[in-house]
RNA sequence: CCCGCAGUAGCUCAAUUUGGCAGAGCACCUGACUGUAGAUCAGGGGGUUGCCAGUUCAAAUCUGGCCUGCGGGA
Numbered sequence: 001c002c003c004g005c006a007g008u009a010g011c012u013c014a015a016u017u018u019g020g021c022a023g024a025g026c027a028c029c030u031g032a033c034u035g036u037a038g039a040u041c042a043g044g045g046g047g048u049u050g051c052c053a054g055u056u057c058a059a060a061u062c063u064g065g066c067c068u069g070c071g072g073g074a
Stems, first nucleotide, its partner, number of pairs: 001073007010026004020057001028044005050066005
């Protein structure tokens, strides 16, 4: 220098043959229960979908550029 894969909640990952309300589990907070805690049950908060543009009525998803990590090639 070139190519490929990945980047979504605090963590691990989804998001239906590739566009149509951003979700789950764990964690966290509140309540119930308990002598206390844990477990269990009920509820709740938390996101610039790595960044900047473009296409579209509509983008996590498509296109271009950039950044980071991993792998490969020269």

Transfer RNA from Candidatus Micrarchaeota archaeon CG1_02_55_41, 74 nucleotides, folded computationally. RNAcentral records the identical sequence in 4 taxa. Its Rfam family is "tRNA". Rfam classes the family as a transfer RNA. Lineage of the source: Archaea > Nanobdellati > Microcaldota.